[in-house]
RNA sequence: CGGUAGCUCAGCUGGUUAGAGCGCUAGCCUGUCACGCUAGAGGUCGAGAGUUCAAGUCUCUUCC
Numbered sequence: 001c002g003g004u005a006g007c008u009c010a011g012c013u014g015g016u017u018a019g020a021g022c023g024c025u026a027g028c029c030u031g032u033c034a035c036g037c038u039a040g041a042g043g044u045c046g047a048g049a050g051u052u053c054a055a056g057u058c059u060c061u062u063c064c
Stems, first nucleotide, its partner, number of pairs: 002064002006022004015053001024040005046062005
């Protein structure tokens, strides 16, 4: 310094529902596949504790 979806990552000065791309599933399209389009599923934000009305974000401990 880093750890956030299966993978690669974003997430601003703490704020209202945690996101993107790829991948996955379903549908549409196609003679079939692929491409393309639409929708959906998928997250104890490494773990534990603290501060706060509110923590991915600040503090402490801890693991890698």
Model confidence (mean pLDDT): 81 of 100. Transfer RNA from a bovine gut metagenome, 64 nucleotides, folded computationally. Rfam family: tRNA. The family's RNA type in Rfam is transfer RNA.